Transfer RNA from a Candidatus Bilamarchaeaceae archaeon, 72 nucleotides, folded computationally. RNAcentral records the identical sequence in 4 taxa. Lineage of the source: Archaea > Microcaldota > Candidatus Micrarchaeia > Candidatus Anstonellales > Candidatus Bilamarchaeaceae. Rfam family: tRNA. Rfam classes the family as a transfer RNA. Gene Ontology term of the family: triplet codon-amino acid adaptor activity. RNAcentral holds the sequence, with entries from ENA. The coordinates come from a structure-prediction model, not an experiment, and the mean pLDDT is 84.

RNA sequence: GGGCUUGUAGCUCAGCAGCAGAGCGCUCCGUUCGCAUCGGAGAGGCCGGGGGUGCGAAUCCCCCCAAGUCCA
Numbered sequence: 001g002g003g004c005u006u007g008u009a010g011c012u013c014a015g016c017a018g019c020a021g022a023g024c025g026c027u028c029c030g031u032u033c034g035c036a037u038c039g040g041a042g043a044g045g046c047c048g049g050g051g052g053u054g055c056g057a058a059u060c061c062c063c064c065c066a067a068g069u070c071c072a
Stems, first nucleotide, its partner, number of pairs: 001071007010024004018055001026042005048064005
C1' cells in the first nucleotide's frame, strides 16, 4: 500500500428499510430478622464520524476513523 471482517446501553451481543431490543450489570419496590435467590418497576444508546439515495436508513451506496485478519 491492497483485500476481507467488525464498530449498536457500563459489558457481551441481536436487529439486513417502517416504534432501537435481549442477557448480565445498575437503581427502586416486594419477599426475608438480614443477605442471597425469586417477582415487579425504572434509568441508561441522536446505532464510530461525515455525506448520498429514498416517503422513510442502525440497515443500502460513497468517503473518513478505529480494531482484527490475510496478502505484498